[in-house]
Context: one part of a larger RNA
Molecule: small-subunit ribosomal RNA, 5' domain
Organism: uncultured bacterium
RNA sequence: GACGAACGCUGGCGGCGUGCCUAAUGCAUGCAAGUCGCACGCAGAGUGCUUGCACUCUGAGCGGCGCACGGCUGAGGACCACGUGGGAACAUGCCCGGCAGUGGGGGACAACAGCGCGAAAGCGGUGCUAAUCCCGCAUACGCUCGCAAGAGGAAAGCGCGCACGCGCGCUGCCGGAGUGGCCCGCGGCCCAUCAGGUCGUUGGUGGGGUAAUGGCCUACCAAGCCGGUGACGGGUAGCUGGUCUGUGAGGACAGACAGCCAGACUGGGACUGAGACACGGCCCAGACUCCUACGGGAGGCAGCAGCAAGGAAUUUUCGUCAAUGGGCGCAAGCCUGAACGAGCAACGCCGCGUGGUGGAUGACGGCCUUCGGGUUGUAAACACCUUUUGCGGGGGACGAUAGUGACGGUACCCCGCGAAUAAGGCUCGGCUAACUCUGUGCCAGCAGCCGCGGUAAGACAGAGGAGCCAAGCGUUGUCC
Numbered sequence: 001g002a003c004g005a006a007c008g009c010u011g012g013c014g015g016c017g018u019g020c021c022u023a024a025u026g027c028a029u030g031c032a033a034g035u036c037g038c039a040c041g042c043a044g045a046g047u048g049c050u051u052g053c054a055c056u057c058u059g060a061g062c063g064g065c066g067c068a069c070g071g072c073u074g075a076g077g078a079c080c081a082c083g084u085g086g087g088a089a090c091a092u093g094c095c096c097g098g099c100a101g102u103g104g105g106g107g108a109c110a111a112c113a114g115c116g117c118g119a120a121a122g123c124g125g126u127g128c129u130a131a132u133c134c135c136g137c138a139u140a141c142g143c144u145c146g147c148a149a150g151a152g153g154a155a156a157g158c159g160c161g162c163a164c165g166c167g168c169g170c171u172g173c174c175g176g177a178g179u180g181g182c183c184c185g186c187g188g189c190c191c192a193u194c195a196g197g198u199c200g201u202u203g204g205u206g207g208g209g210u211a212a213u214g215g216c217c218u219a220c221c222a223a224g225c226c227g228g229u230g231a232c233g234g235g236u237a238g239c240u241g242g243u244c245u246g247u248g249a250g251g252a253c254a255g256a257c258a259g260c261c262a263g264a265c266u267g268g269g270a271c272u273g274a275g276a277c278a279c280g281g282c283c284c285a286g287a288c289u290c291c292u293a294c295g296g297g298a299g300g301c302a303g304c305a306g307c308a309a310g311g312a313a314u315u316u317u318c319g320u321c322a323a324u325g326g327g328c329g330c331a332a333g334c335c336u337g338a339a340c341g342a343g344c345a346a347c348g349c350c351g352c353g354u355g356g357u358g359g360a361u362g363a364c365g366g367c368c369u370u371c372g373g374g375u376u377g378u379a380a381a382c383a384c385c386u387u388u389u390g391c392g393g394g395g396g397a398c399g400a401u402a403g404u405g406a407c408g409g410u411a412c413c414c415c416g417c418g419a420a421u422a423a424g425g426c427u428c429g430g431c432u433a434a435c436u437c438u439g440u441g442c443c444a445g446c447a448g449c450c451g452c453g454g455u456a457a458g459a460c461a462g463a464g465g466a467g468c469c470a471a472g473c474g475u476u477g478u479c480c
Stems, first nucleotide, its partner, number of pairs: 001479003005476005012352006018345002020310001025308003029305003034065003040061001042059008072263003082187006090180003095176008103137001105135003112127002115124003143152003157168004189235003196226003201223008238260004242253004265286005288299004316342001318341003324338001325336004355385004365376004390417006399407001424469005429450003435464005445452002
């Protein structure tokens, strides 16, 4: 000098930030991912009547897209995890550009009805049904396989006013953008009181697997491969942009913000999907908690709040989708604890205030005194002035370039009142800036180091005075 700090004393305001560093301990409650009726059938309510239709709203269901983003955490991991520079054997929903197509059939399952089982969670059988759900057929230059001949492979409709037309879609292929998977060179911790390590190990061939290369996996063959330029083992650790310090070289750290990685009660596994081996999905095992009619079930805050515990220590069970952004939707819009705001905390940085000017050879009081005086001290009183902050009243935004403002009657502006509402902390032996008195008597105590205290202590305690900082001041811890 610095800090995500804590502790002691003290505490007026504002702006901007920051706020579980410990138990990746356990969690009550609420919310954090839905949306589309312009894919589809049904049920309920309502309206209109032309009396079996049309429209509106609501509900669950089928279907589509999203749920792989965003948000949290740092356990693990010394690893191509990260940083940087390269590489070839890849994928890509939504978006953009281009070419072409969108013909004709069939089928199922929910919802629903009815039956049954169960305490519940839920489940089973039967029957009906729609679609942008599922499956064939036709066609397909470009696509896939193949040396070739050839073979294989698509599609879905909906809305606007019925038609024309337009819009949103659907299918195949080529390309783009962005994103992602894979490989490699180099770089960045400690211990040699870890010196040898390795059998899918190192390479090859055939095969499997993947979007793709590869011992990734497998069979066979060869016997390799790594290591003092530190293999292997152990310990520690998310990495980086950066942050702190330092003239620098360097050292230390990596909390907030940003990029990447990893994790989601613990361990394992796959399913769906363009994408996951998936925080608020599934299955199995385990620990734990809860419900139970004892047969069986339910759960996962390292999301936002909040609770318990641990700890020196870390906040509201707040408001709004107004803005920015995201999902869905043609749209209207819905959802969004992302986000934007407000609340709490001197936790930090910055700014402001607690008044200004005048005022005695100097009041009172306090303290000291050589009793003369000195000092507190222009300090106060007193006079004049000002009104930041505060209080009362009035107006009142930008952020929104249609409408829409949570923040917020906030910021800001104007008027009025009144010096009014606002100062402490540490230190004063040397280092180190600031000295006397009294008390105490190696006691009580102080202390960062040296050291003070045993009867005149500038070092303890109190007082007066002084010094340094100041809404803070000190102490402790850590780094340079």